[in-house]
RNA sequence: GGAGUAGACCAGACGAUCGCCGGGAAUCGCCUUCCCGGAGGAAAGUCCGAACACCGCAGGGCGGGGUGCUCCGUAACACGGAGUCACGGCGACGUGAAGGAAAGUGCAACAGAAAAUAAACCGCCCCGCCGGAUUAGGCGGGGUAAGGGUGAAACGGUGCGGUAAGAGCGCACCAGUUCCCCGGGUGACCGGGGAAGCUCGGCAAACCCCACCCGGUGCAAGACCAAAUAGAGGAGCGUUCGAGGGUUGCCCGCCCAAGCUCCCGGGUAGGUCGCAAGAAAUAUCCGGCAACGGGUAUUCCAGAUGAAUGAUCGUCGUCCACAGCGGGGCAACCCGCAGUGGAAACAGAAUUCGGCUUACGGGCUGCUCCGGCC
RNA sequence: CGGGGCGUGGCGCAGCCUGGAAGCGCGCCUGCUUUGGGAGCAGGAAGUCGGAAGUUCAAAUCCUCUCGCCCCGACCA
Numbered sequence: 001g002g003a004g005u006a007g008a009c010c011a012g013a014c015g016a017u018c019g020c021c022g023g024g025a026a027u028c029g030c031c032u033u034c035c036c037g038g039a040g041g042a043a044a045g046u047c048c049g050a051a052c053a054c055c056g057c058a059g060g061g062c063g064g065g066g067u068g069c070u071c072c073g074u075a076a077c078a079c080g081g082a083g084u085c086a087c088g089g090c091g092a093c094g095u096g097a098a099g100g101a102a103a104g105u106g107c108a109a110c111a112g113a114a115a116a117u118a119a120a121c122c123g124c125c126c127c128g129c130c131g132g133a134u135u136a137g138g139c140g141g142g143g144u145a146a147g148g149g150u151g152a153a154a155c156g157g158u159g160c161g162g163u164a165a166g167a168g169c170g171c172a173c174c175a176g177u178u179c180c181c182c183g184g185g186u187g188a189c190c191g192g193g194g195a196a197g198c199u200c201g202g203c204a205a206a207c208c209c210c211a212c213c214c215g216g217u218g219c220a221a222g223a224c225c226a227a228a229u230a231g232a233g234g235a236g237c238g239u240u241c242g243a244g245g246g247u248u249g250c251c252c253g254c255c256c257a258a259g260c261u262c263c264c265g266g267g268u269a270g271g272u273c274g275c276a277a278g279a280a281a282u283a284u285c286c287g288g289c290a291a292c293g294g295g296u297a298u299u300c301c302a303g304a305u306g307a308a309u310g311a312u313c314g315u316c317g318u319c320c321a322c323a324g325c326g327g328g329g330c331a332a333c334c335c336g337c338a339g340u341g342g343a344a345a346c347a348g349a350a351u352u353c354g355g356c357u358u359a360c361g362g363g364c365u366g367c368u369c370c371g372g373c374c
Numbered sequence: 375c376g377g378g379g380c381g382u383g384g385c386g387c388a389g390c391c392u393g394g395a396a397g398c399g400c401g402c403c404u405g406c407u408u409u410g411g412g413a414g415c416a417g418g419a420a421g422u423c424g425g426a427a428g429u430u431c432a433a434a435u436c437c438u439c440u441c442g443c444c445c446c447g448a449c450c451a
Stems, first nucleotide, its partner, number of pairs: 001370007009362002012316007020038007040346001044357002047355005052218004059252004064214005069083005084098001085096004099209002104207002106203002121148002123144008156174006175199002177196008222273004231264001233263005244256003266450003280299008318343005324337005375447007384400004394431001402418005424440003428436001
């Protein structure tokens, strides 16, 4: 210098002028004036988890959904931290929906002889017959998964023995699986030793099995106040043989039950609370590898509802490009100074938190690899 | 604010649940038929299955993220 990787951070600053929203004070009140506060790291997607509120406190069964290596953390989680194993990368490091395929069911197009209780197309070998024929060839019967070829995948690998030819058929070594023992670790797991020819393939983001978890609806939850109107309208169902309702997809159980559904038509679409002191923020100390937890001090920090948080100008700062001056270096190049021109992203609260994911500008720091020079 | 659905040739849709060659109708193009057109007959073209990662031998289909579009939900008689 180049390429890469991980982490934390900022989201321009100050001043002037003109505005917007909320709160407070002066005032009986309006106007007006003054003071205070006024978006984000993602406020976003609404993908998870909660708080909060309501509902018969939520009962039983079926169904459904979610999670899935270990140990911690947490109010909780599909989140985070630290590890284990597998895979990718030369490496820093990254990724992982990483329980079970020796419970069961199922799937595998095309090609291929055969696709999961294996399989005989070519080849190899044996036997019989034809034939002049132990030998080439043909026909028939059988053995064989060592070789060829197909495929994403062909039922361990190498060697020796063995055999008609072969084969874990036998043996040695290697790989895997299952089981046992010893040591380390809280654990996933790791290290070492031994036994068994056991060789059992893949897919569970296919059904499923196992373990654990899940009541439903969501601030249009819900509470209160106010306003207005028209139901003798039509159709269907129903009143103990019970429609319908009571948070739930279905059934049961329990409770209420005389109205209910659709069509036609009418009215209001206003206000207050919920709703801003909280799993809060900042600083600091202690414990812990860390996530995080605990203590102390200080602070109060948006609450709008067609929805405020803005605009203009000036100065400074940041970055980029251009040409210039000075310094360093053999050089590539780097640093500093002043100048001209330009750029500054993604995006905006709507009950509130904790996460995840996605969008996006900028510089900083640690680490890795490669190249050049000394 | 909350809930739900859709995206496949030019247009409208099926296939997706249960993964293997991407289809149907209309339209379009060429030829035949006709005096000409329409209709009819024969043949043909045209699709990165909205996008990106993943699982799998294999993805329109399964899974995750994302983009775009559409629908529903106030209260009182």
Model confidence (mean pLDDT): 79 of 100.
Two RNAs folded together computationally: RNase P RNA and transfer RNA, 451 nucleotides in total.
It holds a member of the Rfam family "Bacterial RNase P class A". By type it is a ribozyme.